[in-house]
RNA sequence: AAUGAAAAAGGCAAACUUGUCGUGAGGCAGGGACGCAAAGCCAUGGGUCUAGUUAUAGAUAGCCAGGUUGCCAUAU
Numbered sequence: 001a002a003u004g005a006a007a008a009a010g011g012c013a014a015a016c017u018u019g020u021c022g023u024g025a026g027g028c029a030g031g032g033a034c035g036c037a038a039a040g041c042c043a044u045g046g047g048u049c050u051a052g053u054u055a056u057a058g059a060u061a062g063c064c065a066g067g068u069u070g071c072c073a074u075a076u
Stems, first nucleotide, its partner, number of pairs: 001076001002074003011036002016031006034062001040068003044065003047060005
């Protein structure tokens, strides 16, 4: 560099649920594990969703692409 087969150390945490914030999509914290090798971070492009008559404003990084940082291992 490439890869994630087998393993190991450690990590994250869907649904559901309790509290709380928000008009809402949803966020945060506790419980809980369906899964995840970036399920770490960033709304840049597309998608989806919410509010709004529109303009527009937002949500989603666990929808995809892109950017960026990083643990372990070595069938290459």
This is a predicted structure of a 76-nucleotide RNA (c-di-GMP-I-GGC riboswitch aptamer). It was read from a public genome assembly, where an Rfam model found it.